About this RNA: A computed fold for a 77-nucleotide RNA from Aureispira sp., annotated as transfer RNA. The source organism's lineage runs through Bacteria, Pseudomonadati, Saprospirales, Saprospiraceae and Aureispira. It matches the Rfam family "tRNA". By type it is a transfer RNA. Rfam's curators write: Transfer RNA (tRNA) molecules are approximately 80 nucleotides in length.
[in-house]
């Protein structure tokens, strides 16, 4: 330098040909339970989807550029 993959909550992931208010587990908070802690049970908070544009009535999903990361290929001292 070329091609391709990945980027969604603190962490790990789902979200499938565009269509209700983006979901789950762990972690976290509160309450119950306990002498207390843990376990267990109940409830709750937390992300607008890597960034910026575009297409569309409607975008996490499609297109473009860029950023980060990974893989392969090429070049080179």
């Nucleotide at each position: 330098g070329a091609a391709g993959g990945u980027g969604u909550a603190g962490c790990u992931u789902a979200g499938u040909c565009g269509g209700u208010u983006a979901a789950a587990g762990c972690a976290c908070u509160u309450g119950a339970c306990u002498g207390a802690u843990a376990c267990u049970c109940a409830a709750g908070a937390g992300a607008g989807c890597g960034u910026a544009g575009g297409u569309u009535c409607a975008a996490c999903u499609c297109c473009u550029a860029c950023c980060a990361u990974c893989u392969u290929c090429a070049c080179c001292a």